[in-house]
Context: one part of a larger RNA
């Protein structure tokens, strides 16, 4: 000189994009962040409306209507969060294959027949509650059994053996096999990837083999037996620190520091350890077992997990609203209407950063006033103001209603704002410096004090260096300090 996720001081007019817990992966009060489907299923039902009856109280009935549960499907492995942990099992890049694969797209074949429960319900307990036991019974796209095999596995080639479900507005959705596809995902090699030798040796499933489990699939992945191997000064083994990469800051470049917002991809969810489920998880707002906290309790038992948005409190130089809406994009379900989405769009707030605008134009004296200085003549502030004449940015008023709005017509904006009129110079400038570096100089006041300082250094009675004032100089809604990087 440039940069920043900055943070302090003084100062602050408007917008428009961005971006705002970098420290305690310490702890959480409270509200919301993942539901949906009634076109899978049984049994129930407020309120209005209509229709009958009435004893005028109310009673039945209708209704493509509706609320809470409950069985069942798909979802809840995504999207959002963080970076703790990991020096290779990660991440780049190149390559490989011993595999999976729900919706979703294409092909082929099928889709018959039985059947027994159970949830809600209801009845009768238990318990402070969380919750929960016993009985009666009840559905089904829940379960099971039997038939069929296009086909699919095994196969000694004879064979053995594996499925299905229905719904409705009747035309379409579904439902089992079995093949190929997309997408995605498991899994291997190879190069690359920090600092340390005051870490020099390490390794017993270690290293390889055979067999045999296990896996979606290869593999000591495990396991039984056999060999005795593997790794290492081209750093093995410890130890320390680190999420990695695209980028990102600086640089003429090489390089050198970085990895905040946004994309990929690992990794994690109070700590640790486990598996159920399911196409997928060893599963943030499942589940089960221990820790440690906290909180309820009737003391017997029991409940919780913001590293989701918001918000408390604490740490800290330090970092925002307990906002609005699903109108848009996008997910999840669903034939759909639609319903949820704290994703998302938006809005609030903080000059943090970036970029635009503005705070007035023009005219106007040998030059009012102040103030500063003086050689007392005048000089400087200084066309600045004062006055005139203009103009309307943007900030306010009012009208009005484009466009964001696509989704067949039609409705459909949470929020932003084009456009026109009005009034009015009114409401809008500070900050750092002024010895030399390095742009810009005088009185005063102090007296090696008080003070300055980034490096030389000023300051001890004429300080352009300290404090004041006038003047100047340089940025300018900033301006400077201090802090990183190069």
């Nucleotide at each position: 000189g440039a940069u920043u996720g900055a943070a302090c001081g003084c100062u602050g007019g408007c917008g428009g994009c961005a971006u705002g817990g970098c420290u305690a992966a310490a702890a959480c009060a409270u509200g919301c962040a993942a539901g949906u489907c009634g076109a899978a299923c049984g049994a129930u039902u407020a309120a209005a409306g209509c229709u009958u009856c009435u004893u005028c109280g109310g009673a039945a009935g209708u209704g493509c209507a509706u609320a809470a549960a409950g069985u069942g499907g798909c979802g809840u492995a995504a999207g959002g969060g963080c970076g703790a942990g990991g020096a290779a099992u990660a991440u780049a890049u190149u390559u490989c294959u011993a595999u999976g694969u729900a919706c979703c797209c294409c092909u082929a074949a099928g889709u018959c027949g039985a059947g027994g429960a159970u949830a809600g319900c209801c009845c009768a307990g238990a318990g402070a509650a969380a919750u929960u036991u016993g009985g009666u019974g009840u559905a089904a796209u829940a379960c099971u059994c039997g038939a069929u095999g296009u086909g699919g596995u095994c196969u000694c080639c004879g064979g053995a053996u594996c499925a299905a479900a229905g719904a409705u507005u009747u035309a379409u959705c579904g439902c089992u096999u079995a093949g190929g596809g997309a997408g995605c995902a498991g899994g291997g090699a190879a190069u690359a990837u920090c600092c340390u030798a005051u870490c020099a040796g390490g390794u017993a499933g270690u290293u390889g083999g055979u067999g045999a489990g296990g896996u979606a699939a290869c593999g000591g992945c495990u396991c039984a037996c056999c060999a005795a191997g593997c790794c290492a000064a081209a750093g093995a083994c410890g130890g320390g620190u680190a999420g990695c990469g695209g980028g990102u800051g600086u640089g003429a470049g090489a390089g050198c520091a970085u990895g905040a917002c946004c994309c990929g991809c690992c990794g994690c969810a109070u700590c640790g350890g486990a598996a159920c489920u399911g196409a997928g998880a060893c599963a943030c707002u499942g589940u089960c077992c221990g820790g440690a906290c906290u909180c309820c309790u009737a003391c017997g038992g029991g409940a919780g997990g913001c590293u989701g948005c918001a918000g408390u409190a604490a740490c800290g130089a330090a970092u925002a609203u307990u906002c609005c809406g699903c109108a848009a994009u996008g997910a999840g379900c669903g034939a759909a209407a639609g319903c949820u989405u704290g994703a998302c769009g938006g809005a609030g707030c903080a000059a943090u950063g970036c970029c635009g605008c503005g705070u007035g134009u023009a005219g106007g004296a040998u030059g009012a006033a102040u103030c500063u200085c003086c050689u007392u003549g005048g000089a400087g502030u200084g066309u600045a103001a004062a006055c005139u004449a203009c103009u309307g940015u943007c900030a306010g008023a009012g009208a009005c209603u484009a466009g964001g709005a696509a989704c067949u017509c039609a409705a459909u904006g949470a929020c932003c704002a084009a456009u026109c009129u009005c009034a009015a110079a009114g409401g809008a400038a500070g900050g750092g410096c002024c010895g030399g570096c390095u742009a810009a100089c005088u009185u005063c006041g102090u007296g090696c004090c008080a003070g300055c300082a980034g490096c030389c250094g000023c300051g001890g009675u004429a300080a352009u260096a300290c404090g004041a004032a006038g003047g100047g100089c340089c940025c300018g809604a900033g301006c400077g300090u201090u802090a990183u990087u190069c």

Description
The part of an RNA shown here (small-subunit ribosomal RNA, 5' domain) has 486 nucleotides and comes from a Phycisphaerales bacterium. Rfam family: Bacterial small subunit ribosomal RNA. Rfam links the family to the GO terms structural constituent of ribosome and ribosome. The sequence was found in a public genome assembly. Lineage of the source: Bacteria > Pseudomonadati > Planctomycetota > Phycisphaerae > Phycisphaerales.